Predicted 3D model of a 73-nucleotide RNA (transfer RNA) from Methanoculleus sp. Model confidence (mean pLDDT): 82 of 100. Rfam family: tRNA. The organism belongs to Methanoculleus, within Archaea.
[in-house]
RNA sequence: GCCUCAGUGGCUCAGCCGGUAGAGCGGCGGUCUUGUAAACCGCAGGUCCCGAGUUCGAAUCUCGGCUGGGGCU
Repeated sequence: GCCUCAGUGGCUCAGCCGGUAGAGCGGCGGUCUUGUAAACCGCAGGUCCCGAGUUCGAAUCUCGGCUGGGGCU
C1' cells in the first nucleotide's frame, strides 16, 4: 500500500431482507429474609464510530474518513 471483518445502553452481543432499537449481565428501587446473598417484580440508561449522499423514511443501501482484528505484498 491492497483485501477482508468488526464498531449498537457501563460490558458482551442481537437486529444488517430500509418502516421511528432489543436481550443477557451490570446499576437503581421494591417484595421476600433477623441480616446479606439468591429468587421474583419494576425502573433508568443509546446523536446505533464520524461526515456526506439516495429515499417519504437509513443502525440497515452508496461514498469518504477514523479506530481495532485478520490476511497478502